[in-house]
Molecule: transfer RNA
Organism: Ptychographa xylographoides
RNA sequence: GACGUGUUAACUCAAUGGUUAGAGUAUUGUGUUUCGGCCACAAGAAUAUAAGUUCAACUCUUAUACACGUUU
Numbered sequence: 001g002a003c004g005u006g007u008u009a010a011c012u013c014a015a016u017g018g019u020u021a022g023a024g025u026a027u028u029g030u031g032u033u034u035c036g037g038c039c040a041c042a043a044g045a046a047u048a049u050a051a052g053u054u055c056a057a058c059u060c061u062u063a064u065a066c067a068c069g070u071u072u
Base pairs, nucleotide, nucleotide: 001071002070003069004068005067006066007065010025011024012023013022018055027043028042029041030040031039048064049063050062051061052060
């Protein structure tokens, strides 16, 4: 230099182009408890960035960034 794979919540992972993108852990609050823990309920929190195609994009296309790998 060329090519391939991946990037979603604080972390680990889902999601046939079509519901308000879900779950577990974690965090916070309430209840419970003498206090704490466990447990129950609730809340906040995300599609790497920018364009394009489409009635509709995490999903398809292009470029860029980052990580990993193959090859010269």